RNA sequence: GCGGGUGUAGUUCAGCCCGGUUAGAACGCCGCUCUGUCACAGCGGAGGUCGCCGGUUCAAAUCCGGUCGCCCGCG
Numbered sequence: 001g002c003g004g005g006u007g008u009a010g011u012u013c014a015g016c017c018c019g020g021u022u023a024g025a026a027c028g029c030c031g032c033u034c035u036g037u038c039a040c041a042g043c044g045g046a047g048g049u050c051g052c053c054g055g056u057u058c059a060a061a062u063c064c065g066g067u068c069g070c071c072c073g074c075g
Base pairs, nucleotide, nucleotide: 001074002073003072004071005070006069007068010027011026012025013024020058029045030044031043032042033041051067052066053065054064055063
C1' cells in the first nucleotide's frame, strides 16, 4: 500500500442485511425493603448525543461517501 472483519451504557453483547412506536438485554453501580450483619431475593433509579465528519430522506444505530482506532490476511 491492498483486501476483509470490527467499533452501540462501566463491561460483554443484541438490534444494522430489508430506514419508522421512547435505543434494548445481562452483569456491574446507586437507593429502598428483607436480615443481628453481609450475601441472596424483591422493588425502584442513574448511566448512551450508536467511534468521528458529511450526504440522502418526511424520518438514519441502520443506506451512501470520507476519516480514525483495534484485529486478521496479502504484498
Record summary: Predicted 3D model of a 75-nucleotide RNA (transfer RNA) from a Candidatus Parcubacteria bacterium. Its mean pLDDT, the model's own confidence on a scale to 100, is 82. Lineage of the source: Bacteria > Bacteria candidate phyla > Candidatus Parcubacteria. Its Rfam family is "tRNA". It is annotated as a transfer RNA.